The RNA shown here (c-di-GMP-I riboswitch aptamer) has 84 nucleotides and comes from a Clostridiales bacterium.
[in-house]
RNA sequence: UCCUAACACGGGCAAACUUAUCGAAAGAUAAGGAUGCAAAGUUGUGAGUCUAAAGCAUUUCGCUAUGACUGUCAGGCUGCUAUG
Numbered sequence: 001u002c003c004u005a006a007c008a009c010g011g012g013c014a015a016a017c018u019u020a021u022c023g024a025a026a027g028a029u030a031a032g033g034a035u036g037c038a039a040a041g042u043u044g045u046g047a048g049u050c051u052a053a054a055g056c057a058u059u060u061c062g063c064u065a066u067g068a069c070u071g072u073c074a075g076g077c078u079g080c081u082a083u084g
Base pairs, nucleotide, nucleotide: 003084004082005081012037013036017032018031019030020029021028022027035071041077042076043075045074046073047072048069049068050067055063056062
């Protein structure tokens, strides 16, 4: 430096749900709370999924991100500990 993640140490993050706020919504933030995670650190880069305000279309109820999801899957960058 790279791979591996059984055991161990120090630990870290925080699902669902609840409350408050922001947002058209998806969702985000904060507090509580732990379902889980060896990157559940970071990055919207590729795919995928979600929403549809505005816009377009329509005599029907549709289309579409410029919005969102990194705990959907992958990729990029970075990192702790330990065995081999």

The prediction has a mean pLDDT of 85. Lineage of the source: Bacteria > Bacillati > Bacillota > Clostridia > Eubacteriales.